[in-house]
Context: one part of a larger RNA
RNA sequence: UGACGGGGACCCGCACAAGCGGUGGAGCAUGUGGUUUAAUUCGACGCAACGCGAAGAACCUUACCUGGGCUAGAAUGCCUCUGACAGCCCCAGAGAUGGGGUCUCCUGGGUAAAACCAGGCAGAGUGCAAGGUGCUGCAUGGCUGUCGUCAGCUCGUGUCGUGAGAUGUUGGGUUAAGUCCCGCAACGAGCGCAACCCUUAUCUUUAGUUGCCAGCAUUUAGUUGGGCACUCUGGAGAGACUGCCGUUGACAAAACGGAGGAAGGUGGGGAUGACGUCAAGUCCUCAUGGCCUUUAUGUCCAGGGCUACACACGUGCUACAAUGGCAGGUACAAACCGCUGCAAACCAGCAAUGGGGAGCCGAUCGGAAAAAGCCUGUCUCAGUUCGGAUUGGAGUCUGCAACUCGACUCCAUGAAGUUGGAAUCGCUAGUAAUCGCAGUCAGCGUGCUGCGGUGAAUACGUUCCCGGGUCUUCACA
Numbered sequence: 001u002g003a004c005g006g007g008g009a010c011c012c013g014c015a016c017a018a019g020c021g022g023u024g025g026a027g028c029a030u031g032u033g034g035u036u037u038a039a040u041u042c043g044a045c046g047c048a049a050c051g052c053g054a055a056g057a058a059c060c061u062u063a064c065c066u067g068g069g070c071u072a073g074a075a076u077g078c079c080u081c082u083g084a085c086a087g088c089c090c091c092a093g094a095g096a097u098g099g100g101g102u103c104u105c106c107u108g109g110g111u112a113a114a115a116c117c118a119g120g121c122a123g124a125g126u127g128c129a130a131g132g133u134g135c136u137g138c139a140u141g142g143c144u145g146u147c148g149u150c151a152g153c154u155c156g157u158g159u160c161g162u163g164a165g166a167u168g169u170u171g172g173g174u175u176a177a178g179u180c181c182c183g184c185a186a187c188g189a190g191c192g193c194a195a196c197c198c199u200u201a202u203c204u205u206u207a208g209u210u211g212c213c214a215g216c217a218u219u220u221a222g223u224u225g226g227g228c229a230c231u232c233u234g235g236a237g238a239g240a241c242u243g244c245c246g247u248u249g250a251c252a253a254a255a256c257g258g259a260g261g262a263a264g265g266u267g268g269g270g271a272u273g274a275c276g277u278c279a280a281g282u283c284c285u286c287a288u289g290g291c292c293u294u295u296a297u298g299u300c301c302a303g304g305g306c307u308a309c310a311c312a313c314g315u316g317c318u319a320c321a322a323u324g325g326c327a328g329g330u331a332c333a334a335a336c337c338g339c340u341g342c343a344a345a346c347c348a349g350c351a352a353u354g355g356g357g358a359g360c361c362g363a364u365c366g367g368a369a370a371a372a373g374c375c376u377g378u379c380u381c382a383g384u385u386c387g388g389a390u391u392g393g394a395g396u397c398u399g400c401a402a403c404u405c406g407a408c409u410c411c412a413u414g415a416a417g418u419u420g421g422a423a424u425c426g427c428u429a430g431u432a433a434u435c436g437c438a439g440u441c442a443g444c445g446u447g448c449u450g451c452g453g454u455g456a457a458u459a460c461g462u463u464c465c466c467g468g469g470u471c472u473u474c475a476c477a
Stems, first nucleotide, its partner, number of pairs: 005473001007472007015462002019427005026318008034309002042053002064304007077128002079125005087102006105120005131293002134291003140287002142282003145278001147276001152191006158167003171182003197270004202238007211228003216225002241264001244258005320420001324379007336367003341360002346355003386417001391412007433454007
C1' cells in the first nucleotide's frame, strides 16, 4: 500500500422484513446437457451460459452428412483475343452440367458505304492477384457483458517521510452523489456525479386540413354549408429555482412543515456507464499477426440433417375452475404498418378461406374485431358444459415444393391435472397482477421488443441473510 476476517463503527440497495403474484408437481412450447446418429454444424457454462448469437432452420439460409461434379476455380480488378454470350426450343441427367438447334453485338464519333477510334456488354485465354464460417479471443483491433448509474478514480505544485508512500480525498455536519458547507499543510485541477439532450405531466402563442363542432342551418352519419372557440396535431415559448414563509441547525450547508401551483424538493421515464476488474465473451458480423490447407479444410449441385429421444435441468404458455365456463347483446385505446402492398362493402362456405374489387403512397382509405369490462340467460361443484394434450377423418392458405418438417379450420376423440416437497424468483405505483394490439415474416411466435386498457396490497424497522461504499483495527503477503 492493498486484499481478506464467522473484527469494530457508520451508511445504502426489493438485501432482509411487511405484502402481492409466481417457479419447483401436470400437459405442451422452447433452449441446454446427455444419449443416439452418416450428420444430428458451431459458439455461449455461477451470478454475468441455457425463449442466448437466431428481429423468424421446409428449399435457400447452412457453416454439418451422403452422393454426383469442377480445379486459376463460385465472386472482383488489371492484360490479351473474339463477337458473341444470354434468351428460347429439343435431348441425357436427381440437379450441377453436357450435347444439338435457333438467334447473333450495342452506343457515340467518323465515312458516300466501309475501314478505323473510343466506350459499354458478354465470352474465352493466360498470368498476376485466389479461396477457407479451418486453428489460436491465452498473439490482437473493434464491439459487448459484469461489478454498477456503485461514488468513486487520479493529476500538477507545495509540504511531510531515508524510502515504498502520505497529505489533498481524512475530521464535524449534510446529500441520491468526493452533493454542498465548515474546519484543516495544503492550494488548485481533470475523468466521473449533477446539469445541458429526448419523452411525459400544465399553460400561452402560432397554424387550422385529412383533425375538431360551442352556437346557426342541414343530415342516417361532422354528412354538408359555416366556424377554428374547444379537442387534437406540428412549431415556438413559459413554468420548479428550496424561489417565498415558519421551525430546527453552527450566523453554514441542509432538514422538516406550510403556502401558492398542473407539477415540490432529482416531478415520472429514457439515453448517458469514470480509473479499472474478470488472460470474462466474440478470429462464425467485420478487421487482423502467426499456423494449417491449395485436384481440397476451396467451390457447384441434389437429397438428408440442424426438428432424433430412455432421461436430467433452465425459461415460458395453458390449466386445475363459479371473482368461473358457455351463448346472445353492447362500450371504450395507444402505438404501428400498407403499391411485389393494406384491402372495405357485397356474395359463397359451419369455418379456415374463396370470389369481388370501392378506396388509399394514407390525421382522408384499409389492416381493425380491441380484449378484459357492462347487461341478460344458462351450467350448480362433478374430473364436470372445468381442462385441453393425444389420436383418427375431411379441408384451407402460403410457397417450385408442406413426406421427413409449416400454420390454420371443421367433425370426432377427449389424457394428465383438484393449487404443487425441500427449495427458489419478481415487484415499492400507474408499479405488481391481469387484458388485448402491433412490429419481424412468402408462410410460421406461447419468444422478444414496443403500445395502450383495468388496476392493488405492504414497508414496524435494519437484529439477521446477500451485495456494495467510507473510516478504523489485529493477524497474513